[in-house]
RNA sequence: UCCACGAAAAGCCAACCCCCUUGUGAGAGGGGACGACGGAAAGCUGCGGGUCUUUAGCCUCCUAAAGAUGGCCGAGCCGCCGAA
Numbered sequence: 001u002c003c004a005c006g007a008a009a010a011g012c013c014a015a016c017c018c019c020c021u022u023g024u025g026a027g028a029g030g031g032g033a034c035g036a037c038g039g040a041a042a043g044c045u046g047c048g049g050g051u052c053u054u055u056a057g058c059c060u061c062c063u064a065a066a067g068a069u070g071g072c073c074g075a076g077c078c079g080c081c082g083a084a
Stems, first nucleotide, its partner, number of pairs: 005082002012039002017032006037071001043077003047074003050069008
């Protein structure tokens, strides 16, 4: 130095709630309070799966397309610190 790993320290993100904006919708953005449900990548990427939404179909099931979700899981990329 790198990989694995996750003690300590310094920091980081921000669930839920309220308001506004936006979207047919799932949802997204901003602000506020709580100084926080939690997170070692809760940083980024819709690549695979899952879940959800819309539309259509043979309309219980199911199928297809388009979308949402990165704080559902996996995968990829970048990254703070350095004990065992």
Record summary
The RNA shown here (c-di-GMP-I riboswitch aptamer) has 84 nucleotides and comes from a Desulfuromonadaceae bacterium. NCBI's taxonomy places the organism under Bacteria, Pseudomonadati, Desulfuromonadia, Desulfuromonadales, Desulfuromonadaceae. The sequence was found by an Rfam model in a public genome assembly. It matches the Rfam family "c-di-GMP-I riboswitch aptamer". Rfam describes the family as follows. GEMM was predicted in a large-scale screen for bacterial structured RNA regulatory elements.